[in-house]
RNA sequence: AUUUAGUAUCACGAGCGGCGUGUAGGGAUUGGCCCGAUGACACGCCCGGCAACCUGGUUUAGCCGCCAAGGUGCCAAUGCCAAAUGAUGCGGCCCUGAAUAAGGGCAACAAAGGGCUGGAAU
Numbered sequence: 001a002u003u004u005a006g007u008a009u010c011a012c013g014a015g016c017g018g019c020g021u022g023u024a025g026g027g028a029u030u031g032g033c034c035c036g037a038u039g040a041c042a043c044g045c046c047c048g049g050c051a052a053c054c055u056g057g058u059u060u061a062g063c064c065g066c067c068a069a070g071g072u073g074c075c076a077a078u079g080c081c082a083a084a085u086g087a088u089g090c091g092g093c094c095c096u097g098a099a100u101a102a103g104g105g106c107a108a109c110a111a112a113g114g115g116c117u118g119g120a121a122u
Stems, first nucleotide, its partner, number of pairs: 006090005015047001017046006025035003029083004048075003053071003056067003061117004092106005
């Protein structure tokens, strides 16, 4: 990275942002409807934002809440109508190693800094 299985969500929300490369198709599929050479769309970088799935912080354990730093995902029309069946998450990075085995290491904010339960100490 891919596949299979399991599980949660698919409501709301947020940029018609800038640059580069490629390019005629694109909105997951079908039928409508809509967007697109005044460059849609894809990939990459940068800035901004939404959200809170995972990691992290919130005194050590758990739960709830809060924060939004690390990892995704998403951000006009394209959040439309119908069908049914797809989409995303279940932390990240580095070294050794044939390896997805095994071993070793690194970072996580200037934000929040609360409540309950339990343990220990005084």

A computed fold for a 122-nucleotide RNA from Pirellula sp., annotated as SAM-I/IV (S-adenosyl methionine) riboswitch aptamer. The coordinates come from a structure-prediction model, not an experiment, and the mean pLDDT is 75. Its Rfam family is "SAM-I/IV (S-adenosyl methionine) riboswitch aptamer". Gene Ontology terms of the family: regulation of gene expression and S-adenosylmethionine metabolic process.